A computed fold for a 390-nucleotide part of an RNA from Aerococcus sanguinicola, annotated as large-subunit ribosomal RNA, domain III. The prediction has a mean pLDDT of 80. It matches the Rfam family "Bacterial large subunit ribosomal RNA". Its family is annotated with ribosome and structural constituent of ribosome in the Gene Ontology. RNAcentral holds the full RNA, with entries from ENA and SILVA. Lineage of the source: Bacteria > Bacillati > Bacilli > Aerococcaceae > Aerococcus.
Context: one part of a larger RNA
RNA sequence: GAGUAGCGAAAGACGGGUGAGAAUCCCGUCCACCGAAUAACUAAGGUUUCCUGGGGAAGGCUCGUCCUCCCAGGGUUAGUCGGGACCUAAGCCGAGACCGAAAGGUGUAGGCGAUGGCCAACAGGUUGAGAUUCCUGUACUUGUCUGAUUUGUUUGAGCAAUGGAAGGACACAGGAGGCUAAGCAGAGCGCGGAGAUGGAAAAACGCGUCCAAGCAACAAGUCUGAUGUUGAGUAAAAGGCUUAACAUCCUAAGGAUGAGUUGUGACGGGGAGGGAAGUUUAGUACCGAAGCUGCUGAUGUCACACUGUCAAGAAAAGUUUCUAGUGAGAAUCAGACAACCCGUACCGCAAACCGACACAGGUAGUUGAGGAGAGAAUCCUAAGGUGAGC
Numbered sequence: 001g002a003g004u005a006g007c008g009a010a011a012g013a014c015g016g017g018u019g020a021g022a023a024u025c026c027c028g029u030c031c032a033c034c035g036a037a038u039a040a041c042u043a044a045g046g047u048u049u050c051c052u053g054g055g056g057a058a059g060g061c062u063c064g065u066c067c068u069c070c071c072a073g074g075g076u077u078a079g080u081c082g083g084g085a086c087c088u089a090a091g092c093c094g095a096g097a098c099c100g101a102a103a104g105g106u107g108u109a110g111g112c113g114a115u116g117g118c119c120a121a122c123a124g125g126u127u128g129a130g131a132u133u134c135c136u137g138u139a140c141u142u143g144u145c146u147g148a149u150u151u152g153u154u155u156g157a158g159c160a161a162u163g164g165a166a167g168g169a170c171a172c173a174g175g176a177g178g179c180u181a182a183g184c185a186g187a188g189c190g191c192g193g194a195g196a197u198g199g200a201a202a203a204a205c206g207c208g209u210c211c212a213a214g215c216a217a218c219a220a221g222u223c224u225g226a227u228g229u230u231g232a233g234u235a236a237a238a239g240g241c242u243u244a245a246c247a248u249c250c251u252a253a254g255g256a257u258g259a260g261u262u263g264u265g266a267c268g269g270g271g272a273g274g275g276a277a278g279u280u281u282a283g284u285a286c287c288g289a290a291g292c293u294g295c296u297g298a299u300g301u302c303a304c305a306c307u308g309u310c311a312a313g314a315a316a317a318g319u320u321u322c323u324a325g326u327g328a329g330a331a332u333c334a335g336a337c338a339a340c341c342c343g344u345a346c347c348g349c350a351a352a353c354c355g356a357c358a359c360a361g362g363u364a365g366u367u368g369a370g371g372a373g374a375g376a377a378u379c380c381u382a383a384g385g386u387g388a389g390c
Base pairs, nucleotide, nucleotide: 012030013029014028015027016026017025031387032386033385034384039367040366041365045347046346049345050074051073052072053071054070055069059067060066079140080139081343082342083341084340086117087116091112092111093110097106098105099104121138122137123136124135125134141339142338143337144336145335146334147333148332149331150330151329158326159325163322164321165320166319171309172308173307174306177302178301179300182296183295184294185293186292188209189208190207191206192205210269211268214264215263216262217261218260221257222256223255224254225249226248227247228246229245230244231243232242233241234240273287274286310313353362354361369381370380371379372378
């Protein structure tokens, strides 16, 4: 320079409390803002920022009794969620091998590698902070043991390849249908309060009108010929699979798949509301009604199912089957027991991530209500969140 520029988009007001000290902290009442987000879940990333008690030097663009700051203590619980003990893609590594002054490069077998495949848990409650993890209730998966029944031991049950097969197994667009989630309405049902002013005890007003996995039955639909004989192929074999010819039976009987509905689960949970004692840190403990009918209706699901199109739309394992092989157990039901490692707090369109900052920028995915509306636009609102650190 200069007590100058600036104090980084935004609504606060009042009362009470705490305190040495309050525009700024806490509580309350109004008011205001977002509401396809400024709500909720979660990936990446961060790595303790989470919760409780205490503190106020510095950080906080003012203040500060407050904090994502400082100090101390506490907090993340899994057979089923995500990853590994399973599988492979791009890509990477790479025994031998080939190439190369050296370093090294390429690459077979083989391996690693999810953003994909496979795979068994739901509802409610609970903490100051964790929950599909703890607790309650009801399940499921794999295995071990015991018991019962049945079956089998050369008249061979069962298991079963690193081998043969099937399957897994796939694009996009469009339209129609079934169903559900969700929402709305009701002179239905249940509960609640009583209007200080002109009225209001009712056909008024306000609020609520539910529930999973699992198991069983049913089921909108969609797809599909089956069996036998004789050949051929499948690098060995096959009763498996593919395919050819012939015969028989029938066109949906059967088989496969399938959202959902109903019953059960549930003598349970939850539920508007009512509401203690103690104390004024309690709307806690506890009690707990009704739970129907109709309408709308998805972008969810049946399901890439159907129709159409051309650019013709992963692989492997799990799974099923076949034989080679193996050889005394196996199946069902019931009961008991076992089930390893890692992650799990918190932020996550943000003051906690990436931007040197408590920065008007950027950040994948999921849910996404009501009135008006074609609409996830826009305006006003719900649940929920917030009032932007002068």